[in-house]
Context: one part of a larger RNA
RNA sequence: CUGGGCGUAAAGGGCGUGUAGGCGGAUAUGCAAGCUGGAGGUGAAAGCCCCGGGCUCAACCCGGGAACUGCUUUGUAGAACUGCAUAUCUAGAGAAAGUCAGAGGCAGGUGGAAUUCCAGGUGUAGAGGUGAAAUUCGUAGAGAUCUGGAGGAACACCGGCGGCGAAGGCGUCCUGCUGGGGGCUUUCUGACGCUGAGGCGCGAAAGCGUGGGGAGCAAACAGGAUUAGAUACCCUGGUAGUCCACGCUGUAAACGAUGAGCACUCGAUGUGCGAGGUACGACCCCUCGCGUGUCACAGCUAACGCAUUAAGUGCUCCGCCUGGGGACUACGGUCGCAAGACUAAAACUC
Numbered sequence: 001c002u003g004g005g006c007g008u009a010a011a012g013g014g015c016g017u018g019u020a021g022g023c024g025g026a027u028a029u030g031c032a033a034g035c036u037g038g039a040g041g042u043g044a045a046a047g048c049c050c051c052g053g054g055c056u057c058a059a060c061c062c063g064g065g066a067a068c069u070g071c072u073u074u075g076u077a078g079a080a081c082u083g084c085a086u087a088u089c090u091a092g093a094g095a096a097a098g099u100c101a102g103a104g105g106c107a108g109g110u111g112g113a114a115u116u117c118c119a120g121g122u123g124u125a126g127a128g129g130u131g132a133a134a135u136u137c138g139u140a141g142a143g144a145u146c147u148g149g150a151g152g153a154a155c156a157c158c159g160g161c162g163g164c165g166a167a168g169g170c171g172u173c174c175u176g177c178u179g180g181g182g183g184c185u186u187u188c189u190g191a192c193g194c195u196g197a198g199g200c201g202c203g204a205a206a207g208c209g210u211g212g213g214g215a216g217c218a219a220a221c222a223g224g225a226u227u228a229g230a231u232a233c234c235c236u237g238g239u240a241g242u243c244c245a246c247g248c249u250g251u252a253a254a255c256g257a258u259g260a261g262c263a264c265u266c267g268a269u270g271u272g273c274g275a276g277g278u279a280c281g282a283c284c285c286c287u288c289g290c291g292u293g294u295c296a297c298a299g300c301u302a303a304c305g306c307a308u309u310a311a312g313u314g315c316u317c318c319g320c321c322u323g324g325g326g327a328c329u330a331c332g333g334u335c336g337c338a339a340g341a342c343u344a345a346a347a348c349u350c
Stems, first nucleotide, its partner, number of pairs: 003322004007304002012318001014202004021195003025089007033082002035078002038074005049065006092192001093189006099182002104178006111155001116150007126137002163170002207248006216242002221237004259317006267295011299306002323350003332343004
């Protein structure tokens, strides 16, 4: 390489969008590039294989045949499949109308509880903290309690193996702008589809730049304890940071450790949204669709387990793996302000 694989053994890209490319629904007709058949040419000889022969046999040699799986030419050859062309269709895909749910996104505003701080009242000796303590705060009046004020951050209950989003992720309430989705019925377009190397965009936390902000928490740091030591765990403090705006970074156990799409394959049960049936009506019940869970058959699996949300049965396209260490490294390149990211070896060694 071929092959075999990718939930947990090595292996699914963090997620989208989409270029090239690959693949692609139904019917009819045509063409004949792929495809199939015929004929011609070529496919040197030797060798391999078969038949026969010559050295006493064999090796070896000689003759004949077959084969040379291929390439090429040719036609009034064929037309199932692929392709191409034309025409048509509606089951895929999309659009319209009416309908529904939602922490989907962005911006502006808004509310209450709590912590902290400030001012004042009451009040007096403790408070705090721990396994026990101490550092710490407090007679310059703390802690407790009441009133008022300031400021920042987060939104208890509802809240739910609930919802929404492609992923990251999203939770007070209100308004504006805006994306996506489900269901029902008709109408319309007529394959407009799937995937997607590059590219482009999005992308938790931490981190970086400039400017704000800073209540609580809290790397670093300081102190108190613990301990043989204690650069920790516990305690008292506390700065970056956490928050906002704009710009960068581009990573993660970015996980369902499970790429996307389509089709097919026993059931049971919960839950969310929509539609229909029964019903006067709400609820319940039954049916259908979509989502989200649990259990379980066939099948699959090394086992664990998966099991209509497949890890089953198939097809299409992409990404990736190929013994451990060296090495999520070096060098080079690209990107970045930096930190670093991406791409990615070898010697050597087992």
A computed fold for a 350-nucleotide part of an RNA from an uncultured bacterium, annotated as small-subunit ribosomal RNA, central domain. RNAcentral holds the full RNA, with entries from ENA and SILVA.